[in-house]
RNA sequence: GGGAGUUUAGCUCAGCGGUAGAGCGUUCGUCUUAUACACGAAUGGUCCAUGGUUCGAAUCCAUGAACUCCCA
Numbered sequence: 001g002g003g004a005g006u007u008u009a010g011c012u013c014a015g016c017g018g019u020a021g022a023g024c025g026u027u028c029g030u031c032u033u034a035u036a037c038a039c040g041a042a043u044g045g046u047c048c049a050u051g052g053u054u055c056g057a058a059u060c061c062a063u064g065a066a067c068u069c070c071c072a
Base pairs, nucleotide, nucleotide: 001071002070003069004068005067006066007065010024011023012022013021018055025043026042027041028040029039030038048064049063050062051061052060
């Protein structure tokens, strides 16, 4: 220099253009002599940034950023 991939909750990851979810975590409750386990509830998001398309964008398009990989 050329090409590809990833970016979503504190962490690991889902998510067909139509109100953003799961597991783990955290907090509270039940249970226990107590702790753990188990069960129940709650908690938590500017979907990397900017712009565009659309009635409507995490999702499609453009540009940029960070990280990873391949080629030279």